[in-house]
A computed fold for a 74-nucleotide RNA, annotated as c-di-GMP-I riboswitch aptamer.
RNA sequence: AGGCGAUAAAGGCAAACCCGUCGAAAGACGGGGGCGCAAAGCCCUGAAUCCGCAAGGAUGGUCAGGCUGCCGAA
Numbered sequence: 001a002g003g004c005g006a007u008a009a010a011g012g013c014a015a016a017c018c019c020g021u022c023g024a025a026a027g028a029c030g031g032g033g034g035c036g037c038a039a040a041g042c043c044c045u046g047a048a049u050c051c052g053c054a055a056g057g058a059u060g061g062u063c064a065g066g067c068u069g070c071c072g073a074a
Base pairs, nucleotide, nucleotide: 004072005071012037013036017032018031019030020029021028022027035061041067042066043065045064046063047062048059049058050057051056
């Protein structure tokens, strides 16, 4: 430096559900909560799914891709 990922250590994120706000909807944001996560950090290029008559929109905790990053047993 690359790969790999533990019943290790430190720290981090936060599903369902409940409350509030926003939105036509998918859904988003805040608080509680904690199923899980080694990129469940950031981007949103391709695909997928969802909403919409359409224009268009949503999801990154659906997959691939780009950039960055903590720790160190086998």